The RNA shown here (SAM riboswitch aptamer (S box leader)) has 101 nucleotides and comes from a marine eukaryotic metagenome.

RNA sequence: CUUAUCCAGAAAGGUGGAGGGACAAGGCCCUUUGAAGCCUUGGCAACCCCCUAAGUAGGGAAGGUGCCAAAUCCGGAACAUUAUUUUUGUUCUAAGAUAAG
Repeated sequence: CUUAUCCAGAAAGGUGGAGGGACAAGGCCCUUUGAAGCCUUGGCAACCCCCUAAGUAGGGAAGGUGCCAAAUCCGGAACAUUAUUUUUGUUCUAAGAUAAG
């Protein structure tokens, strides 16, 4: 850089000791009933992968990654909707994350 996906799913222990949720500001939320980080174990998912099959579907989880609060927590625009400085939905899209190339 290209392509795909992002409303599902999955946590205990040890260490640590005040922050954390990518990014400025803000909101909201988590956190001394113990944050981040690190280690161990466990788990989730199925991108790569494996099997059947044959271009699509089904199954699997040994291995390579990833992940294990909240839609990627809440972004923007258009349209629709509503209880109208609001709510919700659809489409497109910025940035980001992950995978494969």